A computed fold for a 681-nucleotide part of an RNA from a soil metagenome, annotated as large-subunit ribosomal RNA, domain II.
Its Rfam family is "Bacterial large subunit ribosomal RNA".
Its mean pLDDT, the model's own confidence on a scale to 100, is 85.
[in-house]
Context: one part of a larger RNA
């Protein structure tokens, strides 16, 4: 993992609602007693509860009463009620209470046979090494000190076995082992290391201290019990169908993944023409937008030289300058969630008419939900970020299947009762993969743009509109001129068209600048501008719109889903047909609802938590069938049977003794999930 068997709303009681019996001259009996045919039944028993009268804190008073000074008000009540006992079912509550987990807590016990420390009495430690003190001799000295040789045998001393230890590395890691193997490491006469006895323990012990150890368990051991602790946490809950179907929202919460009233869903019951839509009439308003010379605010540019300040200048008063600042006045053109002279669209109220119904409303059972999500609008936060968050209206998924988008809860198109090789059509398509035009008409693209991007840049390319120039000959291009005063003047070593700086005149010319650029040290040298020829028809420059180019570098493999695709199978308008879904019709059938006397019709019938309704199977009982069985019961294994499912039936073998069917009644009654349990595989 599989299989098979076990496995989760029970019981007792109260309470409270609906259903169903019993009495209602109100129901009703508890211990208890009697009696029977004795876990049964019959009676007897009115204490006792509920009702039958309220009100008040009481006292009390009563169809009233209470508060109050009140014979005002005004509150509960009366008047318009029925009630009780039994059963059945929802549902609450007390109880372990739908079943299974805790980590913990107390008690009372076992434990130091593992470890930690200690107390006693005992063993152990192979060899080498080094040589402390002391002491002796000699030497030295006045005597100390001192030196050599000796002896000697200290020392948590040094080398290394046994013995501990566990630093390093490898293997092993469902191990040969719940901690070891190999090879290498420390320590080895000590605060050494080992036996035996003995000591203290669970909020205690023990600890050269790591919260370590206290029998494979330690930040508080084990066992038992309290005990089915608690678990707002997680998982799991066992057969079918029908009808209805939510909600992730307000408040409040030591409240935020839990609750409690309310929203929304059911299912009874009562009420009525009221919701809801649409028309219509009639209402407030201050959003979008605008707009400020209509307020409060902000803010830009120019002018005026109007007023006030800085600066700077003056010869004293006087006064001048200002490319600073600030107000004022003028011209423009502007912004505001917390401005508004104004102001929609929608929305919301109201009243009336109309459509419409399981709708809306009221009363009472039973939930569930209180983590919401994606998009599309209009705002906030955030960076005009987020599959971001938070709030409004919507929509959808949630709880919705189908048909599109390759694939893809939320996007678009459609809301699946059951069957049928039918028909029509949505979005969406229509070469082939793949149903359906290689359809039909006019354009645009050449980038495979289509088939994923931006500022910005470009004589791509099609279309449009303008300014100019043009056969008196334009626009490119080729030929030729392109001068003189003059090297203008200043500056500078030099400045000569051409570093600067100032001026920019004049002549001769068709025409030519006191000079467009290269270029020289300075000249020179090329070239422009301008101008003549030559060519012969359009030429320059700007805007707009369309559809394309650059811009464009990332990491496994792709930017149409692939093939492929170029007057297209791209892109644009435009037309005409086909395809296409579980939409919609069309036969046929099922069922809930309403209608109708019926036939029949007409509306429905996706669905998660959920709420209601009707069934199917499994165990025992009781009653019937005077029911079926050794001429074969249950179970079992095959099988083309029959029902809208749970499921029943029949036939064969198998099997060897019980079972069935109808009516009731009772329950240990339905399994696939719970790291469930107990067994095989």
């Nucleotide at each position: 993992u599989c299989c098979g068997g076990c496995g989760a709303g029970u019981u007792a009681c109260u309470g409270u609602g609906c259903c169903c019996g019993g009495c209602c001259u109100g129901g009703u009996u508890a211990a208890u007693c009697c009696c029977u045919u004795c876990a049964g039944g019959g009676g007897a028993g009115g204490a006792g509860c509920c009702g039958c009268a309220g009100g008040g804190a009481a006292a009390c008073c009563g169809a009233g009463u209470c508060u109050g000074a009140a014979c005002a008000g005004g509150g509960c009540g009366a008047c318009a009620u029925u009630g009780u006992c039994g059963g059945a079912c929802g549902c609450a509550g007390u109880a372990g209470a739908c079943g299974c987990g805790a980590a913990a807590c107390c008690a009372g016990g076992u434990g130091a046979a593992c470890u930690a420390c200690c107390c006693a009495u005992g063993g152990g430690c192979a060899g080498g090494u080094u040589g402390a003190a002391g002491c002796g001799g000699c030497c030295c000295u006045a005597a100390c000190c001192g030196g050599c040789c000796g002896u000697g045998g200290a020392g948590g001393a040094c080398c290394g076995a046994a013995c501990c230890c566990a630093c390093c590395a490898g293997u092993g890691u469902u191990g040969a082992a719940a901690a070891a193997c190999u090879g290498g490491g420390g320590g080895a006469g000590g605060a050494c290391c080992c036996g035996u006895g003995g000591g203290g323990a669970g909020g205690a012990g023990u600890g050269a201290a790591a919260g370590u150890c206290u029998u494979a368990u330690c930040a508080a051991a084990c066992c038992u019990g309290g005990a089915g602790a608690u678990a707002g946490c997680u998982c799991g809950u066992u057969c079918u169908c029908u009808c209805c179907g939510a909600a992730a929202u307000g408040g409040c919460u030591u409240u935020a993944g839990g609750g409690c009233c309310a929203g929304c869903c059911u299912c009874g019951g009562g009420a009525c023409a009221u919701a809801u839509c649409a028309c219509g009439c009639g209402g407030g308003g201050g959003u979008a937008g605008a707009g400020c010379g209509a307020c409060g605010g902000a803010a830009u540019u120019c002018g005026g030289c109007c007023g006030g300040g800085g600066g700077g200048c003056u010869u004293c008063c006087c006064g001048c300058c200002u490319a600073c600042c600030c107000g004022c006045c003028g011209a423009a053109a502007c912004c505001c969630a917390a401005c508004u002279c104004c102001g929609a669209a929608u929305a919301c109220c109201g009243c009336g008419u109309g459509c419409c119904g399981g709708a809306c409303c009221c009363c009472g059972g039973g939930a569930g939900u209180c983590a919401g999500a994606g998009c599309g609008u209009g705002g906030g936060g955030g960076a005009u970020a987020a599959g971001c968050u938070u709030c409004a209206c919507g929509c959808u998924c949630g709880a919705g299947a189908g048909g599109g988008a390759a694939a893809c809860a939320a996007c678009c198109c459609a809301g699946a009762c059951c069957g049928c090789c039918g028909a029509c059509c949505a979005a969406g398509g229509c070469c082939c993969c793949c149903a359906a035009a290689u359809c039909g008409a006019c354009g645009c693209u050449c980038a495979g743009u289509g088939g994923c991007a931006a500022a910005g840049g470009a004589a791509g390319u099609g279309g449009g509109a303008u300014c100019g120039c043009g056969g008196u000959g334009a626009c490119a291009g080729c030929c030729g001129g392109g001068a003189u005063g003059u090297u203008g003047g200043c500056u500078u070593a030099g400045a000569a068209g051409c570093a600067g700086c100032c001026a920019c005149c004049a002549u001769u010319u068709c025409a030519a600048a006191a000079g467009u650029g290269c270029g020289u040290a300075a000249c020179a040298g090329c070239u422009u501008a301008c101008c003549g020829g030559u060519c012969g028809a359009g030429c320059c420059a700007u805007c707009c719109c369309g559809c394309g180019c650059c811009g464009a570098a990332a990491a496994u493999g792709a930017c149409g889903g692939g093939g492929a695709c170029u007057c297209a199978a791209g892109c644009g308008u435009c037309g005409u047909g086909c395809c296409g879904c579980a939409g919609u019709c069309g036969c046929g059938g099922a069922u809930u609802c309403g209608a109708g006397a019926a036939a029949u019709c007409g509306a429905g019938u996706a669905g998660u938590a959920g709420g209601a309704g009707a069934g199917c199977g499994u165990c025992g009982c009781c009653a019937a069938c005077c029911g079926c069985g050794u001429c074969g019961a249950a179970g079992g294994u095959g099988g083309a049977c029959g029902g809208u499912a749970a499921c029943g039936a029949c036939c064969a073998c198998u099997g060897g003794a019980g079972c069935g069917u109808u009516g009731g009644c009772g329950a240990g009654u339905g399994c696939g999930u719970a790291u469930g349990c107990c067994g095989g595989a």